The RNA shown here (small-subunit ribosomal RNA) has 1470 nucleotides and comes from a lake water metagenome.
RNA sequence: AGAGUUUGAUCCUGGCUCAGGAUGAACGCUGGCGGCGUGGAUAAGGCAUGCAAGUCGAGAGGGUUAGACCCUCGGCAAACGGGUUAGUAAUACAUAGGAACAUUCCCAAAAGUCAUGAAUAAUCCGGAGAAAUCCGGAAUAAUACAUGAUGUGCUCUACGGAGUAAAGAUUUAUCGCUUUUGGAGUGGCCUGUGUCCUAUCAGCUAGUUGGUAGUGUAAUGGACUACCAAGGCUAUGACGGGUAGGGGGCGUGAGAGCGUGAUCCCCAACAUUGGAACUGAGACACUGUCCAAACACCUACGGGUGGCUGCAGUCGAGAAUAUUCCACAAUGGACGAAAGUCUGAUGGAGCGACGCCGCGUGCAGGAAGAAGGCCCUUGGGUCGUAAACUGCUUUUGUAAGGGAAGAAUGUAAUGACGGUACCUUGCGAAUAAGAGGUUACUAACUCUGUGCCAGCAGUAGCGGUAAUACAGAGACCUCAAGCGUUAUCCGGAUUUAUUGGGCGUAAAGCGUGUGUAGGCGGAUAUGUUAGUCAGAUGUCAAAUCUUCGAGCUCAACUCGAAAACUGCAUUUGAAACGGCAUAUCUUGAGAUAGGGAGAGAUCAAUGGAACAUAUGGUGUAGCAGUGAAAUGCGUUGAUAUCAUAUGGAACACCAAAGGCGAAGGCAUUUGGUUGGCCCUCAUCUGACGCUGAGACACGAAAGCGUGGGUAGCGAAUGGGAUUAGAUACCCCAGUAGUCCACGCCGUAAACGAUGCAUACUAGGUAUUAGGAGAAUCGACCCUUCUAGUGUCGUAGCUAACGCGUUAAGUAUGCCGCCUGGGAAGUACGAGCGCAAGCUUAAAACUCAAAGGAAUAGACGGGGAUCCGCACAAGUGGUGGAGCAUGUGGUUUAAUUCGACGGUAAGCGAGGAACCUUACCAGGGCUUGAAACUUAGCUGCAUUAACUAGAAAUAGUUAAGCCUUCGAGGGUGCUAAGCAGGUGCUGCAUGGUUGUCGUCAGCUCGUGUCGUAAGAUGUUCUGUUAAGUCAGGAAACGAGCGCAACCCCUAUCGUGUGUUAUAUAUGUCACACGAGACUGCCCAGAACUUUGUUCAUAAUAUUUUUUAUGAAUAGGGUUCUGGGAGGAGGGUGGGGAUGACGUCAAAUCAGCAUGGCCCUUUGACGCCCUGGGCAACACACGUGCUACAAUGGACAGUACAAAGGGUAGCCAAACCGCAAGGUGGAGCCAAUCCCAAAAAGCUGUUCUCAGUUCGGAUUGAGGUCUGCAACUCGACCUCAUGAAGUUGGAAUCACUAGUAAUCGUGAAUCAGCUAUGUCACGGUGAAUACGUUCUCGGAUCUUGUACUCACCGCCCGUCACACCAAGAGAGUCGGUAAUACCCGAAGGCCCUGUUUCAAAGCAGGGACCACGGUAGGAUCGAUGAUAAGGGUGAAGUCGUAACAAGGCAUCCGUAGCGGAAGCUGUGGAUG
Repeated sequence: AGAGUUUGAUCCUGGCUCAGGAUGAACGCUGGCGGCGUGGAUAAGGCAUGCAAGUCGAGAGGGUUAGACCCUCGGCAAACGGGUUAGUAAUACAUAGGAACAUUCCCAAAAGUCAUGAAUAAUCCGGAGAAAUCCGGAAUAAUACAUGAUGUGCUCUACGGAGUAAAGAUUUAUCGCUUUUGGAGUGGCCUGUGUCCUAUCAGCUAGUUGGUAGUGUAAUGGACUACCAAGGCUAUGACGGGUAGGGGGCGUGAGAGCGUGAUCCCCAACAUUGGAACUGAGACACUGUCCAAACACCUACGGGUGGCUGCAGUCGAGAAUAUUCCACAAUGGACGAAAGUCUGAUGGAGCGACGCCGCGUGCAGGAAGAAGGCCCUUGGGUCGUAAACUGCUUUUGUAAGGGAAGAAUGUAAUGACGGUACCUUGCGAAUAAGAGGUUACUAACUCUGUGCCAGCAGUAGCGGUAAUACAGAGACCUCAAGCGUUAUCCGGAUUUAUUGGGCGUAAAGCGUGUGUAGGCGGAUAUGUUAGUCAGAUGUCAAAUCUUCGAGCUCAACUCGAAAACUGCAUUUGAAACGGCAUAUCUUGAGAUAGGGAGAGAUCAAUGGAACAUAUGGUGUAGCAGUGAAAUGCGUUGAUAUCAUAUGGAACACCAAAGGCGAAGGCAUUUGGUUGGCCCUCAUCUGACGCUGAGACACGAAAGCGUGGGUAGCGAAUGGGAUUAGAUACCCCAGUAGUCCACGCCGUAAACGAUGCAUACUAGGUAUUAGGAGAAUCGACCCUUCUAGUGUCGUAGCUAACGCGUUAAGUAUGCCGCCUGGGAAGUACGAGCGCAAGCUUAAAACUCAAAGGAAUAGACGGGGAUCCGCACAAGUGGUGGAGCAUGUGGUUUAAUUCGACGGUAAGCGAGGAACCUUACCAGGGCUUGAAACUUAGCUGCAUUAACUAGAAAUAGUUAAGCCUUCGAGGGUGCUAAGCAGGUGCUGCAUGGUUGUCGUCAGCUCGUGUCGUAAGAUGUUCUGUUAAGUCAGGAAACGAGCGCAACCCCUAUCGUGUGUUAUAUAUGUCACACGAGACUGCCCAGAACUUUGUUCAUAAUAUUUUUUAUGAAUAGGGUUCUGGGAGGAGGGUGGGGAUGACGUCAAAUCAGCAUGGCCCUUUGACGCCCUGGGCAACACACGUGCUACAAUGGACAGUACAAAGGGUAGCCAAACCGCAAGGUGGAGCCAAUCCCAAAAAGCUGUUCUCAGUUCGGAUUGAGGUCUGCAACUCGACCUCAUGAAGUUGGAAUCACUAGUAAUCGUGAAUCAGCUAUGUCACGGUGAAUACGUUCUCGGAUCUUGUACUCACCGCCCGUCACACCAAGAGAGUCGGUAAUACCCGAAGGCCCUGUUUCAAAGCAGGGACCACGGUAGGAUCGAUGAUAAGGGUGAAGUCGUAACAAGGCAUCCGUAGCGGAAGCUGUGGAUG
């Protein structure tokens, strides 16, 4: 000191979360020791038992005993110490002061201490009662009580006077007692200042505020009483409600602050609850008294007793908090002359890792880097010098021995802790390590299991078969006798911002003004000084914190000293600023005068156009309306047109970025009344100012009330359309309303989403109003000054967009407002309103985002430009028929598998009868059909024949090695390692391929711009097939693509010539080269440049120059169109070549490959036989053959190219109708063969038919290949002769040697299903106006709430489940008051009795606790029910919003509708 998290990425805003520290803590796992601290935070709930306050015989009386013992009177203490925090928001606390007070004991001083008297307790006697306790009689003492005297003094005083004390004890020395003064300490009272939340608490108060006179007190005072007056407090928050002991301090923080108030110290308050007084110096009294209440206990039922919030302890509640311990040895307290007694204060021990601090769990050596675990690329690595082992040490532990300080003062005596701390010795590594974590934040990684399951998680998030995120293991990291979790506080959070934030668009400027309180305030001078500044003094308890030093072995801890405690008060000074007072000033503000503009307001009048209606005329069949229609109007005469009359509303042109107004808003014209503003010149007043909480006024539209009015428009409503529906958009009607008057309402995207005022800070330009200057006859123009209204822009600001003298810049003053999204501008409460509703305004709950600006894409039923056999123009097809072939489906034991829009379907397969073959049935084998290594054995391999069998296989017989002799090699068998898998995953992969697309794109380096994502380059203009090229330009270059380089082909040249030809030869072949994509000519366009002429403008002047524009002449570059030459003309044609990437596209079955799975047995491996891949109601794709005369058949005849051939091609000749056979020449090929090219041409025939078209299907007979043609081959011959007469919707290919048509060859291959595929040549067209439309693509731009990218996103009702809060007929409870009733104890007052008096007793009065009744207030709990909200899985209905979202959206308001929503009216542009 920061980090994670909104996004595809970025910047910002903004919340959430984390890392740190802390705790009287609790919980989980674990746990060796010591020191010092600390420990009922909840039920101020209830308490058994013991103890916690006594002491004095030197104040007395009595009893008893051995006695230091007991009872009583008396004195002092018991008001301290100890506990707790319920109450209390001021009767409190803190701090600084004050005057009207008291004070036992203590200190100092002064004076005194004389005389006398009457009682009484214990005790004794008697009595009542269960007890507690009480009553009667008798005796007695005192430092108990009383009286008198004295009066230093003290008190009162009308200054004459009056009143007022004491106690002795003991034995010589003190302790006491009385009065007074002073002190110290303590206490009471008063004052200033400070001390939580709430305004959804705004008014409170009758002893209330003051006075007079009293009462009362130690003392002031409405503290109390009587009388008089009517005051007092409050927005600087009274009153009310809630919460809470306060402070020193403590935690945190850089600090300011924020939070807190355990332990220790100070103060307060309380003592079961409420009330009350007594005693006393002191109490309204924790372990005193009285009364009442609740609770508990005892009881003989009559009545009594009790108060742990003292120390222990117990129950209860709780997540949770200790021993019914020891001692008065120390410190302190009470009493006492003292000894001493008492002391749960205190000193100690015990329990608890509750906290802080310290120590230990060993140290050194030790590599065969052991075993074992884990991982592994199988080589090894790691745990790891770690262990074992060797040596050493003994803190700790244990045993034994020794053994304190704390003990003072005057000697002695006195230690709970404690035989403790500490020291010495012996023993022996012996007794001692865990917790959390390892995806990022955040230090630390692998394997296995699991498979969106189980689970994890502080946040983001992880888990759907290769999980470093779950669980286990190993390894590692952090801390360590602890480690984590939970809770709470501060910090980080500048996220409430004084230090130190904001408000155009992120949350946030009131709709606007007038103005009260308040805040702030111009210039000069003088005086003053509650603000301000400086000094001094006092105080700010101690402890704590900080620094230094010291003591416990160190530390924690403790002690000493210093500093500090930022505050308050008193006092002295200063006078700049501020305040106050006085005087003056004019620049702020205002006034007067003279002008000016204006839809400013209000009242009244007024005009024309348009519209509607009515009447009349003319006139006839339509009108109106729409995308298209229909409803509607019209023969009872519409629409159209003319005339007249009536009516209401709004004001064309002028008109504008224009004007006025505070805003809302304001527009025919004229008049009345009236507000504000601007300019100019002076004059006057003399700070009169700015802002403005409350308050008051105004305030579009809609809406409401009353009364009018109603032409047009027009919510609702009715009808017609559209539609799946259409409660809408469109159409026809139409009511409220819109208009007027009066009264309400008080809201809008009331917006510049920008509060008001003042000052300062570049300009350019336009416009409105006024003035001045110069000029002009005058006006305009020009220059300039004010006041407005716009636009562009500098500096600066801003997250960016943008703002920019009209600031969102720089500053000041004042007001308002904001603090994550949703719930919600909602609920409740209050105020206002006739109502609608408005204003004010939460919480529970829920999410980790919501949001702003900008960026790159993608998309749009946005825009612009361009291209493509994309459309159009043409040619030929497919879709109909038969057949072939592939696919789906079905069937089957199996019909093996893959491919599925384009980009699967004559595809993998360029060739399934067996094999192939992966599928099925059956029969077999198990180290295996094939491979490698090691070991052992081996005359084994191999060949031939026979038997069984469907074969695989099994069995029998015969023949049968080489050699350097080391036994080696080959072979077979056995055994161990291992093989094998066309099994799964193409969503784990490599490689390969398809597609967009041969489309023109995709990027980089440097530079520049931008906070950044990114941009620029690559955009623009022209051009191209092209990101092709040129020009321009903050870009300059480059790469992958384009093009070219490569191959074939078209022309020519040269060279060579085997096999071609007739020899020469070159039309053929091969090789090399040339030639042209850019050259020549003409025209046009664009850009650029040079010259000449002219015009305009600028500069103070000069040489004149410069700038702009026009005309004209020339040069250069590029492109377009045409021409010449030429075999070829505008990349000549074709091929190969496929950028970055897209589709988790295809392929694990070509191959390779990770992982998973199957394999000593019924294999998912291997071998074999047979079957299947060839099935067949049907559907689809691709083809072939046709439907015929541009044809079929027959005969004759002509012209290719490119291939293939020795397990081959096969000639001639002969046989067969033919397939073919015999045959064997030639050929390893420019030589021989396949091999005949076909369409074509010539001739004959057929004559429009289901045919001499068409050939399917079927029968018979053959040929060939092959071990084998049944399932399931091809071919030949004869016979048979199906559908089909040009094909619906729809759809495909093709732009020239192309389509169409005709044959030929090859691969695979024994043969073939080939009509397929790949190649070869022959013949050889038509058409393209053009880019509106369809499809696809490219570039730029625009909008976006999309980025899984429109197959996107997303809204509301309904249905279901859960959650919280509000309403609710009510019901229950709490709290504080009010009114009335009752009225204990108690003190006060009065009366009576008694007495000298007082007390007592009896009676009464007011006050008054508890209690009762009543109506309200307020808070909480609960409640049938209904409504809204939130969250949930792939539910239902629609499609509202985001693109022009398909009707632009949104705001206010009103009506309507299943729902989003629709419509009217006014407004905003977001």

About this RNA:
It matches the Rfam family "Bacterial small subunit ribosomal RNA". Its mean pLDDT, the model's own confidence on a scale to 100, is 82.